This is a predicted structure of a 360-nucleotide part of an RNA (large-subunit ribosomal RNA, domain IV) from a Desulfobaccales bacterium. The RNAcentral record of the full RNA draws on ENA. It matches the Rfam family "Bacterial large subunit ribosomal RNA". The source organism's lineage runs through Bacteria, Pseudomonadati, Thermodesulfobacteriota, Desulfobaccia and Desulfobaccales.

Context: one part of a larger RNA
RNA sequence: UCCUCGUUAAGGAACUCGGCAAUCUAACCCCGUAACUUCGGGAGAAGGGGUGCCCUUGAGAGUGAAAAGACUUGCUCUUGGAGCUUUUGAGGGUUGCAGUAAGAAGGCCCAAGCGACUGUUUAACAAAAACACAGGUCUCUGCUAAAGCGUAAGCUUAUGUAUAGAGGCUGACGCCUGUCCAGCGCCGGAAGGUUAAGGGGAGAGGUCAUCCCGAUUCGUCGGGAGAAGCUUUGAACUGAAGCCCCGGUUAGCGACGGCCGUAACUAUAACGGUCCUAAGGUAGCGAAGUCCCUUGUCAGGUAAGUUCUGACCUGCACGAAUGGCGUAACGACUUGGGCGCUGUCUCAACGAGGAACUCG
Numbered sequence: 001u002c003c004u005c006g007u008u009a010a011g012g013a014a015c016u017c018g019g020c021a022a023u024c025u026a027a028c029c030c031c032g033u034a035a036c037u038u039c040g041g042g043a044g045a046a047g048g049g050g051u052g053c054c055c056u057u058g059a060g061a062g063u064g065a066a067a068a069g070a071c072u073u074g075c076u077c078u079u080g081g082a083g084c085u086u087u088u089g090a091g092g093g094u095u096g097c098a099g100u101a102a103g104a105a106g107g108c109c110c111a112a113g114c115g116a117c118u119g120u121u122u123a124a125c126a127a128a129a130a131c132a133c134a135g136g137u138c139u140c141u142g143c144u145a146a147a148g149c150g151u152a153a154g155c156u157u158a159u160g161u162a163u164a165g166a167g168g169c170u171g172a173c174g175c176c177u178g179u180c181c182a183g184c185g186c187c188g189g190a191a192g193g194u195u196a197a198g199g200g201g202a203g204a205g206g207u208c209a210u211c212c213c214g215a216u217u218c219g220u221c222g223g224g225a226g227a228a229g230c231u232u233u234g235a236a237c238u239g240a241a242g243c244c245c246c247g248g249u250u251a252g253c254g255a256c257g258g259c260c261g262u263a264a265c266u267a268u269a270a271c272g273g274u275c276c277u278a279a280g281g282u283a284g285c286g287a288a289g290u291c292c293c294u295u296g297u298c299a300g301g302u303a304a305g306u307u308c309u310g311a312c313c314u315g316c317a318c319g320a321a322u323g324g325c326g327u328a329a330c331g332a333c334u335u336g337g338g339c340g341c342u343g344u345c346u347c348a349a350c351g352a353g354g355a356a357c358u359c360g
């Protein structure tokens, strides 16, 4: 010096990102217990008091002796209550620093955020506000179901049958869930347009028997036309879904404006005008886990508060099942404050055990 412990004057969070860590608290009995609340809770709320031993005594419980009586004379029955054991009170006394004498055994309260809750999770840096959840809602599915696995046979679903099964989103409960179907998606429709292979085969090209013209050394050469067949192509016409089109659908994906003017102080604008849009953000909430400017402004709390709480609304860039706003209970969650408590600190000291180190 390090590790694990113990104690500490005065102060008591001044430490620190933060009371991290370590104290405090703690058992049983009694008294007492707020807001709020889903009336169950909250609650062991909080906050108080008692606890040893001895004597006296009350009450209860268990066991049941002596003795007495009765007769049916028995290991009988009835009465009887001593003694002992034990539970729980009351009064008095006594003792120590201290009586749940050691050990084991909640610190508490206030406010806010998030998530309703018990649960689950990154085995070995994250336990959470993430996942799940009961509840809500939408979509698919009539059974050889939909969905899924497999090339298939086949299997799961399910030896189930729409109060069932599968998938998506949301996430107890309370109050609610606004406007928009223009875009994308999904569902329905089938009149018209477009549209594949296929069908169809007008026509066109190549080849070529043969024929014609010219030349000819009569061997042939050059040019042209060209049936059938074969072959290369191929227009019209016909031709489904899809797309275009017409509707519906948002607890489908999603989206939810700008400028100007106006009231008898000023300011502001209930009001008006105008442009654009599918429609222009409703209720509720709001500097929020979302606010850049920003330590916004005001109020509270502090001597002093970039955090916190309550408001305001100018929402850079909240907002309604990618749910909105509340909410008792719950949480090894997050944030702020307070009481108690303490070596966290002012500021360090001493002690114990074990290392390091020296010697051996």
Base pairs, nucleotide, nucleotide: 001355002354003353004352005351006350007349008348010346011345014344019341027051028050029049030048031047036041038172052094053093054092055091056090057089058088059087060086061085062084063083067079068078069077070076071074095099107339108338109337110336111335112334113333114331115330119131120130135170136169137168138167139166140165141164147156148155149154173326174325175324176323178256179255180254183253184252185249186248187247188246189245192244193243194242198238199237203233204232205231206230207229210225211224212223213222214221215220257275258274259273260272261271284318285315296312297311298310299309300308